[in-house]
Formats: sequence, structure tokens, C1' cells
RNA sequence: GGGUGUGGGGGGCAAACCACGUUAAAGCGUGGGGCGCAAAGCUAAAGGGCCUACGGCCUAGCGCGGUGCUAGGUUAGGGCAGCCAGUUACCGGA
Repeated sequence: GGGUGUGGGGGGCAAACCACGUUAAAGCGUGGGGCGCAAAGCUAAAGGGCCUACGGCCUAGCGCGGUGCUAGGUUAGGGCAGCCAGUUACCGGA
């Protein structure tokens, strides 16, 4: 001088909930808040999982010179990285 580094310091992020905004919804943004987190940094156009269903499609009922209404089902072009995953990364004592 360099590496590792379980003690420690400085700092970082921010669940529920509340307010306001936004979205069809899920969710997201800002402020408050602080359950927790050593990657709770980043990636959701290429792995899995989960949430939602405006629109589409299917079924049933109703309506019908109107091509619509209601209910149910299904489906990401919508989301979640604080579900797993991938990827990058601080100081530093013995």
C1' cells in the first nucleotide's frame, strides 16, 4: 500500500394508516407517518408468480329496426421488484 471484513460510524430507503392528486381498476405520485429493510438500489419488451379487467372475446337473459342493456366467465395492450429472480454497488476497526 492492497484485499477480506461478522464490531461500529455517518447516512439511505420507507409498510400499515391519513390527506391531496391520478387511474376503469389494480396501482401510482406528493406530503405526513414508520412496520420493517444490508441492496427495501435498478430491471415488469424477452424467467416464474401475484393483483386488476377499461377494452376485446364467450355464455345466458332481456330488448329489437335496432345492433344495445344486465349478469357471469375469460383475456394484459394496465400494474406489483417490500414474492422469487436477474443485475450493479458505500466508509470501515480487530

This is a predicted structure of a 94-nucleotide RNA (c-di-GMP-I riboswitch aptamer). It was read from a public genome assembly, where an Rfam model found it.